Context: one part of a larger RNA
RNA sequence: CUGGGCGUAAAGAGUACGUAGGUGGUUUAUUAAGUCAGAUGUGAAAUCCCUAGGCUUAACUUAGGAACUGCAUUUGAAACUAGUAUUCUAGAGUAUCAUAGAGGGGGGUAGAAUUCCAGGUGUAGCGGUGAAAUGCGUAGAGAUCUGGAGGAAUAUCAGUGGCGAAGGCGGCCCCCUGGAUGAAUACUGACACUGAGGUACGAAAGCGUGGGGAGCAAACAGGAUUAGAUACCCUGGUAGUCCAUGCUGUAAACUAUGUCGAUUUGAAGGUUGUAAUCUUGAAUUAUGGCUUUCGAAGCUAACGCGUUAAAUCGACCGCCUGGGGAGUACGACCGCAAGGUUAAAACUC
Numbered sequence: 001c002u003g004g005g006c007g008u009a010a011a012g013a014g015u016a017c018g019u020a021g022g023u024g025g026u027u028u029a030u031u032a033a034g035u036c037a038g039a040u041g042u043g044a045a046a047u048c049c050c051u052a053g054g055c056u057u058a059a060c061u062u063a064g065g066a067a068c069u070g071c072a073u074u075u076g077a078a079a080c081u082a083g084u085a086u087u088c089u090a091g092a093g094u095a096u097c098a099u100a101g102a103g104g105g106g107g108g109u110a111g112a113a114u115u116c117c118a119g120g121u122g123u124a125g126c127g128g129u130g131a132a133a134u135g136c137g138u139a140g141a142g143a144u145c146u147g148g149a150g151g152a153a154u155a156u157c158a159g160u161g162g163c164g165a166a167g168g169c170g171g172c173c174c175c176c177u178g179g180a181u182g183a184a185u186a187c188u189g190a191c192a193c194u195g196a197g198g199u200a201c202g203a204a205a206g207c208g209u210g211g212g213g214a215g216c217a218a219a220c221a222g223g224a225u226u227a228g229a230u231a232c233c234c235u236g237g238u239a240g241u242c243c244a245u246g247c248u249g250u251a252a253a254c255u256a257u258g259u260c261g262a263u264u265u266g267a268a269g270g271u272u273g274u275a276a277u278c279u280u281g282a283a284u285u286a287u288g289g290c291u292u293u294c295g296a297a298g299c300u301a302a303c304g305c306g307u308u309a310a311a312u313c314g315a316c317c318g319c320c321u322g323g324g325g326a327g328u329a330c331g332a333c334c335g336c337a338a339g340g341u342u343a344a345a346a347c348u349c
Stems, first nucleotide, its partner, number of pairs: 003321004007303002012317001014201004021194003025088001028085004033081002035077008049065006091191001092188005097182003103177007110154001115149007125136002162169002206247006215241002220236004258316006266294012278281001298305002322349003331342004
């Protein structure tokens, strides 16, 4: 390489959109590029293979045949693929009417709590721990009451509940806005799937500029612990956490399971639609979407997966190929930087 694989052994890109490409439903007609059949030409000789012959045999060699699986030209075939035209509605989409939802962006607003400030009452402690101490407090703390300021987050409801492509999303109200699902009809008529490059989004931390700063809290300081204690515990505390805007582009970005479609026994729930039935109910039955647990067959090294597959098929992409060296060096591209992406080898076991 042919292959064989990718939940946990190496291996699914963090996610989506989408260009090229690859793949693609149904009817009829036609073309004949692929495809198939025939013919002709060519495919040097030697070699290989077969049959005979010649050296005593063999190797070797001579002759003949076959073969040279190819290419070109030409004559046909028309099922399949493809092209052109055409038909359809089962894929896909649009319209109408409903439904659920922490889906997204912006604005406003509410109550609880922490902290701080001012004032009242009031007196010796408070705080903290395994025990303490640092710390705060007679300049009146802590406790309690009243008023005010400010920032951040939204208890209960809350749920293997919901929504979102993923990251993620949670008080309430308003505005703008995306998607999903169901029920029937009507319409378009393959418009589809995947997707190298590309583009967009992308937790936390971090960076730039300007704000903000209650609580928490890397760094840092102090007190303890300890043989030591650059920690765990305690008292403080700055970046940061928050907002606007611009970058960064990574995570155990996990279901460690790519996307789409089809096929294949079931059971019990959750959630959200629709329809029918009557006994009008917290009903029953039927039928859709999403989701949880358990499990037939099957699969798997086992664990386990099991109609939401890791079963059985198909389409397309990504990725893997012993451990370390190393997700490193060099180069290139990106970035303000931190760094990111791409990505080896020597050597060694």
The part of an RNA shown here (small-subunit ribosomal RNA, central domain) has 349 nucleotides and comes from Enterobacteriaceae bacterium endosymbiont of Protyora sterculiae. Model confidence (mean pLDDT): 90 of 100. RNAcentral holds the full RNA, with entries from ENA and SILVA.